[in-house]
Molecule: SAM riboswitch aptamer (S box leader)
Organism: Flavobacteriales bacterium
RNA sequence: GCUUUAUCGAGAAGGAUGGAGGGACAAGGCCCUGUGAUAUCCUAGCAACCCGUGUCGUUGGUUAAUUACAUCUACGAGCCGGGUGCCAACUCCUUCCCACUGCGUGGGGGAGAUGAAGC
Numbered sequence: 001g002c003u004u005u006a007u008c009g010a011g012a013a014g015g016a017u018g019g020a021g022g023g024a025c026a027a028g029g030c031c032c033u034g035u036g037a038u039a040u041c042c043u044a045g046c047a048a049c050c051c052g053u054g055u056c057g058u059u060g061g062u063u064a065a066u067u068a069c070a071u072c073u074a075c076g077a078g079c080c081g082g083g084u085g086c087c088a089a090c091u092c093c094u095u096c097c098c099a100c101u102g103c104g105u106g107g108g109g110g111a112g113a114u115g116a117a118g119c
Base pairs, nucleotide, nucleotide: 001119002118003117004116005115006114007113008112013043014042015041016040017039021032022031023030026095027094028093029092045086046085049083050082051081052080054079055078056076057075058074060072061071062070091111096108097107098106099105100104
């Protein structure tokens, strides 16, 4: 980089550097930004996608007279550790298609982001 697949309405900030634009791309809108944004780094945090001879709980099976122990299966929006990710706004909104007469709303698609698997 390509393919497949899952998710994308919730959640989570301080400091340092730096000094002008930024919110993926194009356009339109709407926002953020010298009260210092975007970015980089540090520390904290959020979340729970992946991993584990880890640990706890639950369920079921085996052994067993029974319970317990032991061991195995499955599950946990439990914990712990590791790999990522994320921490303004629905992925900030719209662009293409459909439905509702229109405003607008809803559904789908496309594009994008992240994880996992494969190449």